Notes: A computed fold for a 107-nucleotide RNA from a soil metagenome, annotated as SAM riboswitch aptamer (S box leader). The coordinates come from a structure-prediction model, not an experiment, and the mean pLDDT is 79. The sequence is in RNAcentral, with records from MGnify. Rfam family: SAM riboswitch aptamer (S box leader). Gene Ontology term of the family: regulation of gene expression.
RNA sequence: UCUCAUCAAGAGAGGUGGAGGGAAACGGCCCGAUGAAGCCCGGCAACCCGCCUGCCUAGCCGCAGGAAGGGUGCCAAUUCCGGCGGGAUGUAAUCCGCGAGAUGAGG
Numbered sequence: 001u002c003u004c005a006u007c008a009a010g011a012g013a014g015g016u017g018g019a020g021g022g023a024a025a026c027g028g029c030c031c032g033a034u035g036a037a038g039c040c041c042g043g044c045a046a047c048c049c050g051c052c053u054g055c056c057u058a059g060c061c062g063c064a065g066g067a068a069g070g071g072u073g074c075c076a077a078u079u080c081c082g083g084c085g086g087g088a089u090g091u092a093a094u095c096c097g098c099g100a101g102a103u104g105a106g107g
Stems, first nucleotide, its partner, number of pairs: 001107007012041001014040003020031003026082003042075003046072004051066005079100001084097004
C1' cells in the first nucleotide's frame, strides 16, 4: 500500500504517576487535582491460531456451543460529533448513504 470483515454492545470506587487527554490533521464539543497520559494489576471478548463438547462423515471439511490457552486489539460519550451526497423540514432538530479512519486476517 491492496483485499475482505467488523465498528449503536461489553470492560475496576485497585496501585503507581503527576497534566494532560478524547486512534491522522482541522473545526466543535467533552473528560481531567472528586486526579489526565503512561506503567503494573484487573477486566472485556472483535479477529486469527489452538483446545473441549455435540451434529454430519470411513475420514477430512463444515456447522453450533463452551472455556480463556496463545498472538494482536479494546476498557467516557455511536468511530464523541462534523466536513461529501441525498431525503425530511419553516431555518433547524433528524434519517440514509458515501468517503475517511480504527482493529483483525491475508497478499